[in-house]
RNA sequence: ACGAACGCUGGCGGCGCGUCUUAAGCAUGCAAGUCGAGCGGCAAGGGAGCAAUCCCCUAGAGCGGCGGACUGGUGAGUAACGCGUGGGUGACCUACCUAAAGGAUGGGGAUAGCCGUUAGAAAUAGCGGGCAAUACCGAAUACGACCGAUUUCUUAUGAGGGAUUGGGGAAAGGGGCUAAGGCUCCGCCUAUAGAUGGGCCCGCGUUCCAUUAGCUAGUUGGUGAGGUAAAGGCCUACCAAGCCGAUGACGGGUAGCCGGCCUGAGAGGGUGAACGGCCACACUGGAACUGAGACACGGUCCAGACUCCUACGGGAGGCAGCAGUGGGGAAUAUUGGGCAAUGGAUGAAAGUCUGACCCAGCGACGCCGCGUGAAUGAAGAAGGUCUUCGGAUUGUAAAGUUCUUUUAUACGGGAAGAGAAGAGGACGGUACCGUAUGAAUAAGUCCCGGCUAACUACGUGCCAGCAGCCGCGGUAAUACGUAGGGGACGAGCGUUGUCCGGAAUUACUGGGCGUAAAGGGCAAGUAGGCUGUUUAUCAAGUCAGUAGUAAAAAGUUUAGGCUUAACCUGAAUGAGCUAUUGAAACUGAUAGACUGGAGUACUGAAGAGGCAAGGGGAAUUCCCAGUGUAGCGGUGAAAUGCGUAGAUAUUGGGAAGAACACCGGUGGCGAAGGCGACUUGCUGGUCAGUAACUGACGCUGAGGUGCGAAAGCCAGGGGAGCGAACGGGAUUAGAUACCCUGGUAGUCCACGCCGUAAACGAUGAGUGCUAAGUGUUGGAGGGUUUCCGCCCUUCAGUGCUGCAGCUAACGCAUUAAGCACUCCGCCUGGGGAGUACGGCCGCAAGGCUGAAACUCAAGGGAAUUGACGGGGGCCCGCACAAGCGGUGGAGCAUGUGGUUUAAUUCGAUGAUACGCGAGGAACCUUACCUGGGUUUGACAUGCGGGGGAAAGGCGCACAGAGGCGUCCGCCGGGAAACCGGCCCCCGUGCAGGUGCUGCAUGGCUGUCGUCAGCUCGUGCCGUGAGGUGUUGGGUUAAGUCCCGCAACGAGCGCAACCCCUACUGCCAGUUACCAGCAAGUUAAGUUGGGGACUCUGGCGGAACUGCCGGUGACAAACCGGAGGAAGGUGGGGAUGACGUCAAGUCAUCAUGGCCCUUAUGUCCAGGGCUACACACGUGCUACAAUGGGCGGUACAGAGCGGAGCGAAGCCGCGAGGCGCAGGCGAAUCGCUUAAAGCCGCCCGUAGUUCGGAUUGAAGUCUGAAACCCGACUUCAUGAAGUUGGAAUCGCUAGUAAUCGCGCAUCAGCAUGGCACGGUGAAUACGUUCCCGGGCCUUGUACACACCGCCCGUCACACCAUCCGAGUUGGAGGUACCCGAAGCCGGCAGUCUAACCGCAAGGAGGACGCUGUCGAAGGUACGUUUAGUGAGGAGGGUG
Repeated sequence: ACGAACGCUGGCGGCGCGUCUUAAGCAUGCAAGUCGAGCGGCAAGGGAGCAAUCCCCUAGAGCGGCGGACUGGUGAGUAACGCGUGGGUGACCUACCUAAAGGAUGGGGAUAGCCGUUAGAAAUAGCGGGCAAUACCGAAUACGACCGAUUUCUUAUGAGGGAUUGGGGAAAGGGGCUAAGGCUCCGCCUAUAGAUGGGCCCGCGUUCCAUUAGCUAGUUGGUGAGGUAAAGGCCUACCAAGCCGAUGACGGGUAGCCGGCCUGAGAGGGUGAACGGCCACACUGGAACUGAGACACGGUCCAGACUCCUACGGGAGGCAGCAGUGGGGAAUAUUGGGCAAUGGAUGAAAGUCUGACCCAGCGACGCCGCGUGAAUGAAGAAGGUCUUCGGAUUGUAAAGUUCUUUUAUACGGGAAGAGAAGAGGACGGUACCGUAUGAAUAAGUCCCGGCUAACUACGUGCCAGCAGCCGCGGUAAUACGUAGGGGACGAGCGUUGUCCGGAAUUACUGGGCGUAAAGGGCAAGUAGGCUGUUUAUCAAGUCAGUAGUAAAAAGUUUAGGCUUAACCUGAAUGAGCUAUUGAAACUGAUAGACUGGAGUACUGAAGAGGCAAGGGGAAUUCCCAGUGUAGCGGUGAAAUGCGUAGAUAUUGGGAAGAACACCGGUGGCGAAGGCGACUUGCUGGUCAGUAACUGACGCUGAGGUGCGAAAGCCAGGGGAGCGAACGGGAUUAGAUACCCUGGUAGUCCACGCCGUAAACGAUGAGUGCUAAGUGUUGGAGGGUUUCCGCCCUUCAGUGCUGCAGCUAACGCAUUAAGCACUCCGCCUGGGGAGUACGGCCGCAAGGCUGAAACUCAAGGGAAUUGACGGGGGCCCGCACAAGCGGUGGAGCAUGUGGUUUAAUUCGAUGAUACGCGAGGAACCUUACCUGGGUUUGACAUGCGGGGGAAAGGCGCACAGAGGCGUCCGCCGGGAAACCGGCCCCCGUGCAGGUGCUGCAUGGCUGUCGUCAGCUCGUGCCGUGAGGUGUUGGGUUAAGUCCCGCAACGAGCGCAACCCCUACUGCCAGUUACCAGCAAGUUAAGUUGGGGACUCUGGCGGAACUGCCGGUGACAAACCGGAGGAAGGUGGGGAUGACGUCAAGUCAUCAUGGCCCUUAUGUCCAGGGCUACACACGUGCUACAAUGGGCGGUACAGAGCGGAGCGAAGCCGCGAGGCGCAGGCGAAUCGCUUAAAGCCGCCCGUAGUUCGGAUUGAAGUCUGAAACCCGACUUCAUGAAGUUGGAAUCGCUAGUAAUCGCGCAUCAGCAUGGCACGGUGAAUACGUUCCCGGGCCUUGUACACACCGCCCGUCACACCAUCCGAGUUGGAGGUACCCGAAGCCGGCAGUCUAACCGCAAGGAGGACGCUGUCGAAGGUACGUUUAGUGAGGAGGGUG
């Protein structure tokens, strides 16, 4: 944007538009008639008359004229002179109309109607009779026009003019008037001209397919005849053999063409409804007649299909005219009014006819206009929605008040449209005007995640659904549905469909081809395209002027008319084509000249360029012979294999085939493929120099042609080595592989084929121009030089680096991927697919050409950051290694899984869960189970009402909670009423929840990891992501420090600052200490005292690579040393960057949302969390003699103590008890004997004097209460276990190991946790490997990031395609048969008015018969297309 359709909705008016589908079928009505002034005549009616009859008036029918070829409809066919545009016609026609000229004399014979009659159902047809014309036919006249002949002039296709000669026409018609002479009007004939309308011809333009490449026999041309209005193979006979085609013939598909319409900046692209021009068609096919005009929509004939009538004999019909009907379809209107206007036919005219047309009806189908009210109005009403509960929003919106009346309704008036006089209006009582009533009669649709203007709540819970693309929905959805609110448009709004645009995404304007799709494998060359310098001419292209055309409408500009607009009207305006006049630069053409491009000649040069022939050496294998003996060979390791029948090794001789070491080189040659020992012959190309010759001879190159690696093919030769296939051995889960041992085709030669490669520089060929530097190959010139050489210049090749420029980047860069020109080839999303079908080529393999359906929203390139790698480099860590001790085996403890259970509450689950939350489950805890209770609640608070207590005591039953009864019966203020506090009861808001979601969250925590990293600002680089800094060289525990550097700085981390510890100074000494002085005891810092020491606890000092030597870069730093209590962060702790794991925790706490509310809340009793075929983790104790037992004996540190530590003393074998209770809120008292150790004695390698599980008995302690279910003691019992498989853990120094002590929790309960000290080792060569980590670098198809991605088969489902024995239709072709109507021709059978003839008869005509052509039909053959098809094949999606 639309001729639209669909969904929801719908007030009015104007102007337009309205079967796009089945050119499928049609009932009914209407759509082309008219003329009595051409003619004969006349029903009914009227008049006259007795009647016959006559007159008037006309209808219908008939003859005749004009018109039915216009108007109207449709787009089937048509790729064509069909259409458009411009021309031609010397090759033509034109009724009616106009102008002007001339003419119109005199006759004849029929016929319809009509009358009578026959056949038939009808349609219709026949026979007989008679009559007319502007119907028909002779004759006269006719100069022009026409035809034929002769001749001539102008012209030049058949045009025009002149002269002579032959042929050919009229309606004496009709009307009116008449002074009856005629006049006039309408007709008629001949010829001319015009106008109008046509016919034919030509240039140019006009769709797709080359998987259509050859086509054609009336075909191409000529001559004669015919035909037409007219040129022409238009037709025919003969002659010739041509004609068309890569500038696309022929064939196939599709299609009416144009003005225009839509879109677009334009160029273009799409389209051809309405309006206008042309064409074609009229049920399908064929044919002619009539006519000025038709091969005729509402005419004729024939054939076919279909429908209808029928008396079955035969007939009738054609809505793609206007309405209408059934059908198809997503879909398209009234069987309306009128000829009033415009136009048409006819007529002299009045008039008649006109579904053309003018109007009305239906349809929001489109465009345009108007309305659904306006002003005011805050209590910001009610209601709705949301809410942080404060409010916000709907919202001046409503209500209310004031006003208006477009529209609506009613009433009244009432046009123009009709041009000069009269008449005439379907529309229509319409438009318009006036009055009245009353805000009255009138709003929806889509959307609100982004694109894209507009957001909240609830419901739902990957469901239901949405979706144009991206994508939403798995319990907090602005994306689904609903509501509120909002946005957009508005009598419409959305959706669907189609076209253009955006799309520079077919690129003419205006794209590309190294790696994204895309350079042909290479060459010479045909057509074609392009083409150096210069002179002259021409004027085809080109440019300019003028003229014609470019219909109207439309468009644009401008002006006007409907109230405006849409709409209508006037004026102006043009690309193209044609004609003509000019210009001459450029292109072109012709003629001439030139040498720079190109080529020739001559002199030199290099080379694996090609082909053929010949001879050569090294090596390999084989054969023969000798020497010689047990292995050889092969691999990661082996084996198969070879070898005592003598191998391998070695020596000599011989044979064969293939390939040519060194030289050898980003060296050379060739167009590419490719070419490598040597010699000879033949042969192609290239380069340099000279400048003699030719004089543009050039470049590119569709098609075609040739060459073209390897493999492969045909038949032959050859065959040493190598070696697909194949055999064997290994490897492996397997191993149809990689490795080994064999080995056939092949590799080689000659003839032929194939024609492909990552045939690559992934870069077509040619020419010119555009910084440098440096190698190398082949020439030439110059300088220097005794020589070898060196330097400069230049040409041709071949490499590297690099500027400008280009590029998406990578990169390219005088060997361009730069700047330009010429020509060729190729590309246009991925897959399907280089597949299918067809064609061509090939012996085959296969090659060349080369789709579509379907499917996806990607596929691809270059670069970036990460991550990853059984990639590389550097480095670190108890990571390995070196060591010490464990775990894994036993018994027990404890946690977990599993199982069980009424319940075994819940959470934690690789590392980073499992002696974890829990730092302590008998009740409680406790969240679980069973049972019993309770419902404003165990707990908080507000309000309303009632009360005065509450608590407590006593009694009853009870498992208890709770219940029942009973006793006691509050405080403050005030005179009181009453108020306040506290408490209870009832009611109501609410409480409560260890219920769910850690994937809605806060906070806290684990882990990578105490790893050395993570970033920022500014600058710089890059189109950008991003980089740089942070990389590099050193160094460090460290992104620690130094140096360098397009970076310079900075932040969070590291380190330091903090605490403990190790040494020391000063100060201060009580409860600690006691050297000296004094006192004193059985003993004892016990006492006086002291401030020296130890110690305590404050403040300081000390360590910084500071010093020396060496190494290093004159650095940072490292190594060694001195001194020092301590040495290179002295040891330990606290301290955890940016982030990762949707890591953990809703059961610490907090918290959004959801859920429960006589229960998922709450109270109580009992039980459970303690179960036990089993599996795992973490530990304890052991297995013993470095030990166990007994006796004696020595030395800590750090803690803790009032519901506490608890002494001495006494009792008990012991746990423990008693304890006036002494002491102590603690450097004072207590826990508190530390243990290993040391000194003695026993044990002697054993299931023990090891080990202590288990069990029995008796006890102790805590606690209402130790049955389920505590710890401890004594006696007795005395299990497994003799050092632990695979595997695995910790630790680098006061560490491991070992020994005990304390604390928290706690009534009681510790093998666990957290601390404390005692004794006190071994080892580290080193970084190859395992694990983890850091930095740099590299590859990547990964980014949920290798636990990634991803390939193919198989199974299943669906979809489209291909092949397919066939089968069913369509289309067109060729050959033949049959042959309607009809034109043309022939014949002369029948009939015959006009003319001729006295007549006979003739001419002519009609019918009939017949020939050519000829539609439909038939037969045969092959072509093409579509449907369908068992089965087969691959493809796509899931």

The RNA shown here (small-subunit ribosomal RNA) has 1438 nucleotides and comes from an uncultured Spirochaetota bacterium. It matches the Rfam family "Bacterial small subunit ribosomal RNA". Rfam links the family to the GO terms ribosome and structural constituent of ribosome.